[in-house]
Formats: sequence, structure tokens, C1' cells
RNA sequence: CAUCUAGAGGGGUGGAGGGACUGGCCCGUUGAAGCCCCGGCAACCCCCCAAGGCCUUUGGCCGCGGGGAUGGUGCCAAUUCCAGCAGGUGGAUGAACCUGGAAGAUG
Repeated sequence: CAUCUAGAGGGGUGGAGGGACUGGCCCGUUGAAGCCCCGGCAACCCCCCAAGGCCUUUGGCCGCGGGGAUGGUGCCAAUUCCAGCAGGUGGAUGAACCUGGAAGAUG
């Protein structure tokens, strides 16, 4: 700096935790985390094409947009599970909703 309401799980091992934190709410002995194997999703890196543009123009560079998936990451319950701080709509015995931010995750 970009993205975060889409998408994608089986087996083995293990044996009580896990969902970042706090609160809530969930998941878990019909087997959590971790580790291993295989599979999958996606398209950040990567590869191809390319509207258009720039330059010091036999050429070089940037690149809207489209496509690919051998390879490097990542990911495969719940919107980043929800909220947390600020503002607003709304209600009036505590609902619900919108916008922005913070924090976090990945590249």
C1' cells in the first nucleotide's frame, strides 16, 4: 500500500481444547489444538494476450481489461462469527440498522 459478505475437506496421528485479544455467542469425546498424507479454493506473486499511454524510437518502459494455474505464499464452520472506539438513523424499559475508525489476517 491492496484486499478481507464470495469460494474450498477427507484420511492418519493425537487426546482437550479451539474460534488473535476482551465481552458475547459458538465449535469440540459423534474427537479440539498440533503434526503428517492426499485433495480442493482462490488468484497476491507468477505466465500469456492486451485498449491506451510514455521515452533517449530497428528499440525500451508503463499498462485499462481479459485469460491461465506447472511453480512461491495463503486459505478450506459461522461476514475478519458478532461487538469493542466515534458519529448518525431509529426506538423509548435494553431492539434493529448505516458510515467511518481501531485492532487483526493475508499478500